[in-house]
The RNA shown here (transfer RNA) has 73 nucleotides and comes from a Candidatus Micrarchaeia archaeon. The coordinates come from a structure-prediction model, not an experiment, and the mean pLDDT is 82. RNAcentral records the identical sequence in 6 taxa. The sequence is in RNAcentral, with records from ENA. It matches the Rfam family "tRNA". The family's RNA type in Rfam is transfer RNA. Its family is annotated with triplet codon-amino acid adaptor activity in the Gene Ontology.

RNA sequence: GGGCUCGUGGUCGAAUGGUUAAGACGCCACUCUCACACAGUGGAGAUUCGGAGUUCGAUUCUCCGCGAGCCCA
Repeated sequence: GGGCUCGUGGUCGAAUGGUUAAGACGCCACUCUCACACAGUGGAGAUUCGGAGUUCGAUUCUCCGCGAGCCCA
């Protein structure tokens, strides 16, 4: 320098262009316990990397930028 894949709560990770963006781990509160752990119940936590475009409508499609990984040179 070229090609490909990817970017979503603290972490991992799902979501066919359409309801309030799943779930697990973690965190907080309560129950349980003498206490801790386990378990159970509930809760908080995301402007979905940034910008522009297409569309009635974008996490999803297109383009640019930024960042990460892999391959080639």